This is a predicted structure of a 310-nucleotide part of an RNA (large-subunit ribosomal RNA, domain IV) from Candidatus Pinguicoccus supinus. The full RNA is in RNAcentral, with records from ENA.

Context: one part of a larger RNA
RNA sequence: AUCUCUUUAAGGAACUCGGCAAAUUUGCUCCGUAUCUUCGGUAUAAGGAGUACCCGUAGGGUUAUAUAAAAAGAUCCAAGCGACUGUUUAGCAAAAACACAGCUCUCUGCUAAAUUGAAAGAUGAUGUAUAGAGAGUGACACGUGACCAAUGCGGAAAGGUUAAAACUAUUUGUUAUUGCAUAUAGUAUAAGCCCCCGUGAAUGUCGGCCGUAACUAUAACGGUCCUAAGGUAGCGAAAUUCCUUGUCGGGUAAAUUCCGACCUGCACGAAUCGUGUAACGACUUGGGUGCUGUCUCAAAGAGAUGCUCG
Numbered sequence: 001a002u003c004u005c006u007u008u009a010a011g012g013a014a015c016u017c018g019g020c021a022a023a024u025u026u027g028c029u030c031c032g033u034a035u036c037u038u039c040g041g042u043a044u045a046a047g048g049a050g051u052a053c054c055c056g057u058a059g060g061g062u063u064a065u066a067u068a069a070a071a072a073g074a075u076c077c078a079a080g081c082g083a084c085u086g087u088u089u090a091g092c093a094a095a096a097a098c099a100c101a102g103c104u105c106u107c108u109g110c111u112a113a114a115u116u117g118a119a120a121g122a123u124g125a126u127g128u129a130u131a132g133a134g135a136g137u138g139a140c141a142c143g144u145g146a147c148c149a150a151u152g153c154g155g156a157a158a159g160g161u162u163a164a165a166a167c168u169a170u171u172u173g174u175u176a177u178u179g180c181a182u183a184u185a186g187u188a189u190a191a192g193c194c195c196c197c198g199u200g201a202a203u204g205u206c207g208g209c210c211g212u213a214a215c216u217a218u219a220a221c222g223g224u225c226c227u228a229a230g231g232u233a234g235c236g237a238a239a240u241u242c243c244u245u246g247u248c249g250g251g252u253a254a255a256u257u258c259c260g261a262c263c264u265g266c267a268c269g270a271a272u273c274g275u276g277u278a279a280c281g282a283c284u285u286g287g288g289u290g291c292u293g294u295c296u297c298a299a300a301g302a303g304a305u306g307c308u309c310g
Stems, first nucleotide, its partner, number of pairs: 001305008010296002014294001019291001027051005036041001038139001052062004074289007081281002086098002102137007114123003140276004145206003150203002152199004159194003166187005172181003207225005234268001235265001246262005
C1' cells in the first nucleotide's frame, strides 16, 4: 500500500447522477394508531412505555444494555406504471416486458372446427356450444363516440368479364382405312374479378380558409372549400410538448427535477382500450423525520495478503 472488519470530537447528506455504502430499526408485553378503502384491509401504520437477576405479594435489594453468542422491520408523505401472487433474457437487462382471473369477437352440430401426417391414422376427446379452437384486451368502477370510401371478411346471385378440356365448321400433315395431330373461326361455359348489400372489441381513418360581440381580447355565430367521416366523453408541457427551464401556484435561502393548475395537444384519445382506483411492487421519480466517516477531514486499532529470512 491493498483487502476484510472495529471505533471516533463537533457537525449531520454539506457527499453524490442518486443517501450508493454504512448506520439507525429489529424479539416479547402493554398503551395507542391517521388518511384512504373494493369494508377485507391500510396496520407491526405512526407514536409511546416496560423488559435483567433475587426474595415472593409487601415492598424492597443487587453487580442491571431485554436474555444477548446468534437470529432479528428504519419510517412517513406524494406521483408515474403495472390491478394482484406469479414468469423471463442458463455470463451482463427481473422490468412499466410476459402471464393472469375477467371482458369481447370469430369459427365449430360431431366422421366438429383446428393441428399433424403423401395415407391409414392420431391429437382435439373416451370431450359435445356452460364444450373445443383462434384473435385481441387484461382485476375492479365509470365508459367505450363518428366513418363501410380503401383493405379484409361475410352474404346474394340478376348482369358484365373470363381458362383449359369439350363440341361444331373449315384447314394442313400423315395414313390403305378407322383415326391421330396442327391451325383458324365459332358455340357453350366454373370459381374468381367487376357490380350490389352488410360488417369496427376487423386492418384502419377521424380537415382547411375567412369574417363576426358597444374598450381590448376572444368568438357562442356566419360564410366557403374538401371529405367515407372530420376526434365525441375523458385526459393533457404527459413514459407522449419540438419551441421549453412554457406560464401561474406550492415546496427550497436558492430547484432544468417534483407536485397542483392552465391548454397554445410540433405529434393524447376511447378493448394497438380512455379515465380513475383500495391493496400489492428487490420497479421509476420527488420530499420529510430519524440515523450515520457519504462528506467537512481525516485519525486510531484488529486481522489477512504481500516482501525478507528460516

Rfam family: Bacterial large subunit ribosomal RNA. The coordinates come from a structure-prediction model, not an experiment, and the mean pLDDT is 82.